[in-house]
Context: one part of a larger RNA
RNA sequence: UUGGGUUUAAAGGGUGCGUAGGCGGAAAUUAAGUCAGUGGUGAAAGCCCACAGCUCAACUGUGGAAUUGCCAUUGAUACUGAUUUUCUUGAAUGCGGUUGAGGUAGGCGGAAUAUGUCAUGUAGCGGUGAAAUGCUUAGAUAUGACAUAGAACACCGAUUGCGAAGGCAGCUUACCAAACCGUGAUUGACGCUGAGGCACGAAAGCGUGGGGAGCGAACAGGAUUAGAUACCCUGGUAGUCCACGCCGUAAACGAUGAUCACUCGACAUCAGCGAUAAACUGUUGGUGUCCAAGCGAAAGUAUUAAGUGAUCCACCUGGGGAGUACGCCGGCAACGGUGAAACUC
Numbered sequence: 001u002u003g004g005g006u007u008u009a010a011a012g013g014g015u016g017c018g019u020a021g022g023c024g025g026a027a028a029u030u031a032a033g034u035c036a037g038u039g040g041u042g043a044a045a046g047c048c049c050a051c052a053g054c055u056c057a058a059c060u061g062u063g064g065a066a067u068u069g070c071c072a073u074u075g076a077u078a079c080u081g082a083u084u085u086u087c088u089u090g091a092a093u094g095c096g097g098u099u100g101a102g103g104u105a106g107g108c109g110g111a112a113u114a115u116g117u118c119a120u121g122u123a124g125c126g127g128u129g130a131a132a133u134g135c136u137u138a139g140a141u142a143u144g145a146c147a148u149a150g151a152a153c154a155c156c157g158a159u160u161g162c163g164a165a166g167g168c169a170g171c172u173u174a175c176c177a178a179a180c181c182g183u184g185a186u187u188g189a190c191g192c193u194g195a196g197g198c199a200c201g202a203a204a205g206c207g208u209g210g211g212g213a214g215c216g217a218a219c220a221g222g223a224u225u226a227g228a229u230a231c232c233c234u235g236g237u238a239g240u241c242c243a244c245g246c247c248g249u250a251a252a253c254g255a256u257g258a259u260c261a262c263u264c265g266a267c268a269u270c271a272g273c274g275a276u277a278a279a280c281u282g283u284u285g286g287u288g289u290c291c292a293a294g295c296g297a298a299a300g301u302a303u304u305a306a307g308u309g310a311u312c313c314a315c316c317u318g319g320g321g322a323g324u325a326c327g328c329c330g331g332c333a334a335c336g337g338u339g340a341a342a343c344u345c
Stems, first nucleotide, its partner, number of pairs: 004316003007299002012313001014200004021193003025087002027084004032080002034076008048064006090190001091187003094183006102176007109153001113149008124135002161168002205246006214240002219235004257312006265290009294301002318345003327338004
């Protein structure tokens, strides 16, 4: 480069915003690309075709074709381009509603747990397969009252909802954002994708300062065992929580990139809307289950496609070596990003 692929065989970037670039609705004008005609030029020889001349051939002569190009000119206008006082269906805005664990900050609440004080009360409690370590006559466990603290929010709760993803759940207030429905008022292609770039990004981890109830890596002890650096038990430090700043990775998964159009049905559910007296019914957006065509190696998928088409990006090319080495970039570090080869099967 050509061709083929990316749910599970190698392969979709963790997610969004967006620069360059690529691609892009309807109409009018233009005629640069494009297409057609004509004219000029494209030396000769050679190549190709036909005929002719040396007895044939090589060779040679004559004619034709070719020279796929360039220039000029006259036209065509479907497509691409360019231009425009053009258009409204794409996109966005406004207005009127609806919805939700969407985000940030503050306030408040009860249950439970732990600890402390007081009271009642006496010999055990706790734990396990069974035990022991542990706690307890300095009065535990249990019960009651009061106080303090931190973390998480039972029931509702769901095949539910919201968010770009990570993720989000007690109640309430303020602020911010979003989606959907209706209207068709406004702008008039303002769109799609998006290499670099920027932002966000679970848990663990790191820095500084707080906080520390429960849980609990490390660690200690008790068991188990041939051993037991484990599983079980008693304790327990970092951490888990908060503020600010880093880290930038996950089976970051639907293992399925984004957007648009088209394609048989049934049922359920969430949020609306229209019409009707009401049942019935129609319709929009989401979430699910089953099934047809199609697709698929099959499992399966199937209007939420892995079907049929279009545009753009990312990625793959035998296993190991290896997500390693080296270099560079980022980071306080941990480490992350980029990312080979020899050799070997």
The prediction has a mean pLDDT of 86. Predicted 3D model of a 345-nucleotide part of an RNA (small-subunit ribosomal RNA, central domain) from a metagenome.